Overview:
Bacterial RNase P class A from a Flavobacteriaceae bacterium, 300 nucleotides, folded computationally. It matches the Rfam family "Bacterial RNase P class A". Rfam's curators write: Ribonuclease P (RNase P) is a ubiquitous endoribonuclease, found in archaea, bacteria and eukarya as well as chloroplasts and mitochondria. By type it is a ribozyme. The prediction has a mean pLDDT of 75. The gene name in the source record is rnpB.

RNA sequence: CAUGCAGGCCAUCUUAUCGCUUUUUUCCUUGGAAAAAAGAGGAAAGUCCGGACACCAUUGGGCAGCAUAGCGGGUAAUACCCGUCCUUCGUUUUACGGAGAGGACUAGUGCAACAGAAAGCAAGUACAGUUAGGCUGUAGUGAAAUCAUGCAAACUCUAUGCGGUGCAACGCCAAGUAGUUCUAAUGUUAAGGGUAGCUCAGCCAAUUUAGACGGGUAGGCGGCUAGAGUGCAAAAGUAAUUUUGCAUCCAGAUAAAUGAUAAGACACGACAGAAUCCGGCUUAUCGGCCUGCUUUUUUU
Numbered sequence: 001c002a003u004g005c006a007g008g009c010c011a012u013c014u015u016a017u018c019g020c021u022u023u024u025u026u027c028c029u030u031g032g033a034a035a036a037a038a039g040a041g042g043a044a045a046g047u048c049c050g051g052a053c054a055c056c057a058u059u060g061g062g063c064a065g066c067a068u069a070g071c072g073g074g075u076a077a078u079a080c081c082c083g084u085c086c087u088u089c090g091u092u093u094u095a096c097g098g099a100g101a102g103g104a105c106u107a108g109u110g111c112a113a114c115a116g117a118a119a120g121c122a123a124g125u126a127c128a129g130u131u132a133g134g135c136u137g138u139a140g141u142g143a144a145a146u147c148a149u150g151c152a153a154a155c156u157c158u159a160u161g162c163g164g165u166g167c168a169a170c171g172c173c174a175a176g177u178a179g180u181u182c183u184a185a186u187g188u189u190a191a192g193g194g195u196a197g198c199u200c201a202g203c204c205a206a207u208u209u210a211g212a213c214g215g216g217u218a219g220g221c222g223g224c225u226a227g228a229g230u231g232c233a234a235a236a237g238u239a240a241u242u243u244u245g246c247a248u249c250c251a252g253a254u255a256a257a258u259g260a261u262a263a264g265a266c267a268c269g270a271c272a273g274a275a276u277c278c279g280g281c282u283u284a285u286c287g288g289c290c291u292g293c294u295u296u297u298u299u300u
Stems, first nucleotide, its partner, number of pairs: 002295001004293007012265007020039009041271001045282002048280005053166004059201005065162005070084005085102001086100005103157002108155002110151003125139005170222004179213001181212005192204002229248008266269001
């Protein structure tokens, strides 16, 4: 100098004019005007995980179902992250880099194309030995052949654990009407109801169950963004991360706001738009910069 791998950062920029949304201040007062500040992502995507938060309960047992799986640590928590052991792949093969859904195959069931006599309980191809019995051995086919191999990301077994639903959660306010309606059935010896299924106990209990006909409402406010927040530094630790100190506030729309025009710059702009929030994983992606390691070449 190049090559490969891993990690991190950016994600068009600058100026001017006009426009949009939120907050604050000032002025005028039906409600508007002016100024200032702020205003989509590294994945906002997928809805695959884990939670915060909210609601459903008077409570317990059993079954079923679901989840996890070497060891240790981190975290609010996890199927996430870190370290380490083991397995496996690549290669330059004691090294380096990547991947791992890593308990159990004599508890049971099941699968293994083709080839082969035969792929699981018993038979038996060719040859040899023989105590004449497939008893012993060799060969052949095959990934695997005589109570065996592989597969559990096959069903399953073992160990451990587990309420559910979700901001369209939930709460408040306003407005509005019409169920003295009809049919059938059951019935206090309990139908029905009380947190995902079934069941038992226990509690409340006729206000039930199935349908027909008819009527009102779909509005507003909160939840709604100060957080398991972000940045920098020091210390501890192999690391993930933790503690302390200092600084700082960066969307809250509600049919859905950040756009248009002009000039310039160069890396010529890809994938792509929040809707309760956060931590992960996965997927998509034009390019630029930084750090570390491996290998080759050249120079000293």